[in-house]
Context: one part of a larger RNA
RNA sequence: GCCAACGAGUUAAUUUCAACGGCUUGGUUAAGCUACUUUGGUAGUGGAGCCAUAGCGAAAGCGAGUCUUAAGCGGCGUUUGUCGUUGGGAUUAGACCCGAAUCCGGGUGAGCUAACCAUGGACAGGAUGAAGUUGCUGUAACAGGCAGCGGAGGUCCGCACCCUAACAUCGUUCGACAUGUUGGGAUGAGCUGUGGUUAGAGGUGAAAUGCUAAUCGAACCCGGCGAUAGCUGGUUUUCUCCGAAAUAUACCUCGGUAUAACCUUGAAGUAGUUGGCAUUGGAGGUAGAGCACUGAUUGAGUGUUCGUGGCUUUUGCCUAGGACGCCCAAACAAACUCCGAAUUCCAAUGUACCAAGCUUAAAGAGUCAGCGUGUGGGGGCUAAGCUUCAUGCGCAAGAGGGAAACAACCCAGAUCAUCAGCUAAGGUCCCUAAAUCCAUGUUGAGUGGAAAAGGGAGUAAGACUUCAUAAACAGCUAGGAGGUUGGCUUAGAAGCAGCCAUUCCUUUAAAGAGUGCGUAAUAGCUCACUGGUCUAGUCGUCUUGCACCAAAGAUAUAACGGGGCUAAACAUGGUACCGAAGCUAUGAUUCAGUCAUGCUUGCAUGACUGAAGGUAGGAGAACAUUCCAUAAGCGGUGAAGCUUAAUCGUGAGGUUAGGUGGAGUUUAUGGAAGAGAGAAUGUUGGC
Numbered sequence: 001g002c003c004a005a006c007g008a009g010u011u012a013a014u015u016u017c018a019a020c021g022g023c024u025u026g027g028u029u030a031a032g033c034u035a036c037u038u039u040g041g042u043a044g045u046g047g048a049g050c051c052a053u054a055g056c057g058a059a060a061g062c063g064a065g066u067c068u069u070a071a072g073c074g075g076c077g078u079u080u081g082u083c084g085u086u087g088g089g090a091u092u093a094g095a096c097c098c099g100a101a102u103c104c105g106g107g108u109g110a111g112c113u114a115a116c117c118a119u120g121g122a123c124a125g126g127a128u129g130a131a132g133u134u135g136c137u138g139u140a141a142c143a144g145g146c147a148g149c150g151g152a153g154g155u156c157c158g159c160a161c162c163c164u165a166a167c168a169u170c171g172u173u174c175g176a177c178a179u180g181u182u183g184g185g186a187u188g189a190g191c192u193g194u195g196g197u198u199a200g201a202g203g204u205g206a207a208a209u210g211c212u213a214a215u216c217g218a219a220c221c222c223g224g225c226g227a228u229a230g231c232u233g234g235u236u237u238u239c240u241c242c243g244a245a246a247u248a249u250a251c252c253u254c255g256g257u258a259u260a261a262c263c264u265u266g267a268a269g270u271a272g273u274u275g276g277c278a279u280u281g282g283a284g285g286u287a288g289a290g291c292a293c294u295g296a297u298u299g300a301g302u303g304u305u306c307g308u309g310g311c312u313u314u315u316g317c318c319u320a321g322g323a324c325g326c327c328c329a330a331a332c333a334a335a336c337u338c339c340g341a342a343u344u345c346c347a348a349u350g351u352a353c354c355a356a357g358c359u360u361a362a363a364g365a366g367u368c369a370g371c372g373u374g375u376g377g378g379g380g381c382u383a384a385g386c387u388u389c390a391u392g393c394g395c396a397a398g399a400g401g402g403a404a405a406c407a408a409c410c411c412a413g414a415u416c417a418u419c420a421g422c423u424a425a426g427g428u429c430c431c432u433a434a435a436u437c438c439a440u441g442u443u444g445a446g447u448g449g450a451a452a453a454g455g456g457a458g459u460a461a462g463a464c465u466u467c468a469u470a471a472a473c474a475g476c477u478a479g480g481a482g483g484u485u486g487g488c489u490u491a492g493a494a495g496c497a498g499c500c501a502u503u504c505c506u507u508u509a510a511a512g513a514g515u516g517c518g519u520a521a522u523a524g525c526u527c528a529c530u531g532g533u534c535u536a537g538u539c540g541u542c543u544u545g546c547a548c549c550a551a552a553g554a555u556a557u558a559a560c561g562g563g564g565c566u567a568a569a570c571a572u573g574g575u576a577c578c579g580a581a582g583c584u585a586u587g588a589u590u591c592a593g594u595c596a597u598g599c600u601u602g603c604a605u606g607a608c609u610g611a612a613g614g615u616a617g618g619a620g621a622a623c624a625u626u627c628c629a630u631a632a633g634c635g636g637u638g639a640a641g642c643u644u645a646a647u648c649g650u651g652a653g654g655u656u657a658g659g660u661g662g663a664g665u666u667u668a669u670g671g672a673a674g675a676g677a678g679a680a681u682g683u684u685g686g687c
Stems, first nucleotide, its partner, number of pairs: 001687006011093013026051003032045005055062002065076003096234002099231001103224006114198008123188001125157003128153001132149006161185003165182005200216001202212003209218001237622006247260005262366001263364003267360004273356004277350007288339001289337002294333002297330003301326006309318003370395010400411003415588004420584003426578003429563003435575001437574006448565001454549002458546007467537001475533005481506003486500003512527001516525002589612011623676001625673010641660008
């Protein structure tokens, strides 16, 4: 891992609600007792007790009333049940099942290990050479020196023995701590055998919270114990109807609860009734707008005042700047408003049309982590698949079609069947169902098929405009002069370093005291301007459409889903087709309502109308399993079980036939449950 078996809302008491039943001349017995008994009970007896029959008040008390009060108002009352059976809930119990780490009690452990007690054992070999002492020497005598003897030491080297600091190997192992190599101690605070002592609120500890039997911040075993778990996981057959919430308030409360909101079930009431819609009447200060208030802002003018500087002179004038007014113009505000919508909200009236609700109390819930998107805001960076409100829609709990794929976007709400039809969104060259459709334009960038400021003789359409057959624009050709090298400056300054000048005059078809290049300065080239040639358009500004550049990323084209496309791109208009579980058609099932018929009076049949997505959850109806009662059966001429096939039922499931098997078992109607497994790191067994 797979297979098989086992594996989770039970039981009791009390209480409440519903359905059904008994009695209601209120209902009912409990223990006990008696009789019978198939020992499971059954029938009787037993009225103790309980509920109901009157309430109100703290009470005295009064009483269909009572309490409060001086009184009224007001509060609670002015009545019908009770005993069972079954079912839904609640409470108390382990209370749907499994799951802690804990806490306490009584015991068992020192054959591991820690320390101690008693009694034993072992420590190759080598080295060093303390005290002491002998001889000699030495000293006044000691001391001292030399040479021997001697054999001390938590001494040295190093086996056994003890240890384990480093590295390697191993790490489903040789091993739940080992192996190898290197290493430390090795006469000692040393090692070791045997026996004994200390026990968990404890012992022992050269002290690490170490060790105390692979267990130690408090051992192990059993018990209290099914501890408790606002936590995690799991919780077993089918079909039908309805169907949520992720909000408010409160909480040592925020992953939990209570009440309300929202869902379900039965009952009673309500039929313009409930919602929509229409009309009428109200509420309001948002969007917008405005500047009349509050505040903030800019410019022009003007006045008062402060003040800088100047002129003048003691009277004024001019002039930066500041403050406060007036006036004109412009313009800002969530905490401004002279104004002011739409939507919204409240009420009344109406009911053609659409939906079928709404109210009351009761019983059963679940929900309190929400998420995305559109709209209106706050926070943030007018960041976030961000956060926090409001308000729609959706997902959640919603399948189907489209968006390549894609909870939420677009279309559309799946009862079932059909090799029928029509459409929605979106599409119609191929992949791929349907137009290589029609008409008119645009784009040339593969733009389409990612992006800004900014940039550009891209291109199309439009508006305005300059010049132009008295010849424009572009090209070519010719001219582009004189006073003069204007004056100043300067080494020089001659159109062209710089400064000055209303920058002049003359000759001209035209020609600047000069547009740029150039020279040291001249020179030279060129432009403005003009003639000729040529010939019909041309210089520019603005608006709009579609394109271009700006444009760099990490495995590989990789920013149309692909092929590929110049339309199979974009814009406008049109016709046809495809396209869904939508709608229609035909048939079927169930449910609800209305009507009719029938009877067993709450069921059956028929007709019509409507409905049938669904998590948590509520309600209803069924299937199967084991056992019991009653009735009826089957079975060695083959029961159960296993197996193959066929068949019936919406389904859980049922039936039949064949094979196998070899002794029990089925049906009908009721009853009772150890009553349904795929999940719980489930339990046990097998492979």
The part of an RNA shown here (large-subunit ribosomal RNA, domain II) has 687 nucleotides and comes from a Candidatus Moraniibacteriota bacterium.
The full RNA is in RNAcentral, with records from ENA.
Taxonomically the source falls in Candidatus Moraniibacteriota (Bacteria, Bacteria candidate phyla).
Its Rfam family is "Bacterial large subunit ribosomal RNA". Its family is annotated with ribosome and structural constituent of ribosome in the Gene Ontology.
The prediction has a mean pLDDT of 85.